[in-house]
Context: one part of a larger RNA
RNA sequence: AGCGUAUGGUGGAUGCCUUGGCACUAAGAGCCGAUGAAAGACGUGAUAAGCUGCGAUAAGCUUCGGGGAGGGGCAAAUACCCAUCGAUCCGGAGAUUUCUGAAUGGGGAAACCCACUGGAGCAGACCUCCAGUAUCCUUAACCCAAUCCAUAAGUUAAGGAAGGGAACCCGGUGAACUGAAACAUCUAAGUAGCCGGAGGAAGAGAAAACAACAUGUGAUUCCGGAAGUAGCGGCGAGCGAAACCGGAAGAGCCCAAACCAGGGUGCGUGCACCCUGGGGUUCGGACCGCAUAAUUGAUUCAUGGAAGAUAGCAGAACAGUUUUGGGAAAGCUGGCCAGAGAGGGUGAAAGCCCCGUAAGCAAAAUCCGACAUGACAUGGCGGUAUCCAGAGUACCACGAGACACGAGAAACCUUGUGGGAAGAAGCGGGGACCACCCCGUAAGGCUAAAUACUCCUUAGUGACCGAUAGCGCAUAGUACUGUGAAGGAAAGGUGAAAAGGACCCCGGGAGGGGAGUGAAAGAGAACCUGAAACCAUAUGUUU
Repeated sequence: AGCGUAUGGUGGAUGCCUUGGCACUAAGAGCCGAUGAAAGACGUGAUAAGCUGCGAUAAGCUUCGGGGAGGGGCAAAUACCCAUCGAUCCGGAGAUUUCUGAAUGGGGAAACCCACUGGAGCAGACCUCCAGUAUCCUUAACCCAAUCCAUAAGUUAAGGAAGGGAACCCGGUGAACUGAAACAUCUAAGUAGCCGGAGGAAGAGAAAACAACAUGUGAUUCCGGAAGUAGCGGCGAGCGAAACCGGAAGAGCCCAAACCAGGGUGCGUGCACCCUGGGGUUCGGACCGCAUAAUUGAUUCAUGGAAGAUAGCAGAACAGUUUUGGGAAAGCUGGCCAGAGAGGGUGAAAGCCCCGUAAGCAAAAUCCGACAUGACAUGGCGGUAUCCAGAGUACCACGAGACACGAGAAACCUUGUGGGAAGAAGCGGGGACCACCCCGUAAGGCUAAAUACUCCUUAGUGACCGAUAGCGCAUAGUACUGUGAAGGAAAGGUGAAAAGGACCCCGGGAGGGGAGUGAAAGAGAACCUGAAACCAUAUGUUU
């Protein structure tokens, strides 16, 4: 020195555990904000660095309920307090709520600086305190230039907006990598990104619809089929319907106009227009004639209000054991409850020890609100001469986009430029176009449900994870990195109970040896188990 063996050290794998995650289910909630949000800064405790709570009334104040013996958060200790005259705690409603932040009196390098107006303290000034003072929009009033009337501008008041938020939704704008085995049309994809806007859903929606010869269907949305079909396509890569059928859900309405009544405007005096109310809405209506109720209600208002939510209450039934053990819930023996043998805890493994569980019960206050009642609204039949029925619209040309559809035979839909109708005997559509036939009534608006999503709350579930896993975090967006946008960790386990080792000895200490605790200290805080690599000591053997 090598190879073994043994005993230790180091190390932190493995096993067991779980405070934390992940995925989903069922309900709820689906918004917060100038009455100042979200997010923060700084404070706040007897002692107080961090977290949590709270805000100069500062781990809290008031009140109304619950509850019933201990409290003064995590979090020990000491001190000092509070509490059956009901504290702490839980729930409802209030009060307070510094400064920053849309931040809004002006400024600003966020959490700071400096004002004006009115008021209070003050004899007064200074100073302190309280309230107001941003911008934009709408409405109203006032005031008033060039410029006579007027208007612009200005002032004031009232109401509104702004900013934040996980996904879902609508709109605007809009890539590239990639695929086509290269690449340009095409694809990726109207995706990602950016911007705007809204709601608990949004959007769509009551036919200028489909269909196809039938006695057809009858708003929209979503799902299953139709179907990877018909088609589109450097007919490449790829893209990709609809009718119709079956289901979920189900709901229909209101204006404009004609006409009537009232009122008003115009430097044009006889016409035009406007406002308010009625009327009316495609089964067309006005108009004329006859009737004047049943019905319906998603809207609006008022009243009452079941159930539910936000604290809780109560809740059955076991003992013995000189078995083992540190410890009984284990073993043995004998019982009991069960509308409760879900689960968790207790010194191992408990239906009957504790918390609970089943079946029940409960609210001063706030929320929600099924349903009911009343008001209110709605609401008929016939005739058809005249009147009305959404215009820079329909439509056409050119250029685009969107339709599964890439200009194609290319309809339908949207519209940038130019042109530009008709008037219900009208007009649009049925995939060029024409005829016949059929369907509908554009150029105004509203509309629940079935559908999408989950930052959040409650209850629960898992052939989900168990500390290199599971969220990045058993907590941390911390430590740390970066000028910044941003990036972003590691780190769990003594024991049933601290009983956390008084005292003695060695040592400067660290540490160790005794003693003591404990079932165990080879559980001693570098703490459950404690693998391997690696290191040391002893020993065997080989050179």